[in-house]
RNA sequence: AUGAAUCAAAGGCAAAUUUUACGAAAGUAAAAGACGCAAAGCCACGGGCCUAAAACAAGACUAAUCUUGUCAUGGUAGCCGGGUUGCAUCC
Numbered sequence: 001a002u003g004a005a006u007c008a009a010a011g012g013c014a015a016a017u018u019u020u021a022c023g024a025a026a027g028u029a030a031a032a033g034a035c036g037c038a039a040a041g042c043c044a045c046g047g048g049c050c051u052a053a054a055a056c057a058a059g060a061c062u063a064a065u066c067u068u069g070u071c072a073u074g075g076u077a078g079c080c081g082g083g084u085u086g087c088a089u090c091c
Base pairs, nucleotide, nucleotide: 003091004089012037013036017032018031019030020029021028022027035078041084042083043082045081046080047079048076049075050074055070056069057068058067059066060065
């Protein structure tokens, strides 16, 4: 330097759940909390999945408004692939 993830030590992250805040929701942030994680660090680029405010369409209605459907421009990096950076150890 490249590759690997069997063991050990040190250190790291933190699922569910609870509280508060933000949000239309999905979800996110902080605190508590640990199911797990060798990239469970970072990036929504490809696929997947979640949500459907706005928009569009249809229906009810004079209208306001309501209902239904489609849709990401909203999310998910702890779904997979890809990109990028990196600690210790071992081979």
This is a predicted structure of a 91-nucleotide RNA (c-di-GMP-I riboswitch aptamer) from a Bacillota bacterium. Its mean pLDDT, the model's own confidence on a scale to 100, is 81. The organism belongs to Bacillota, within Bacteria.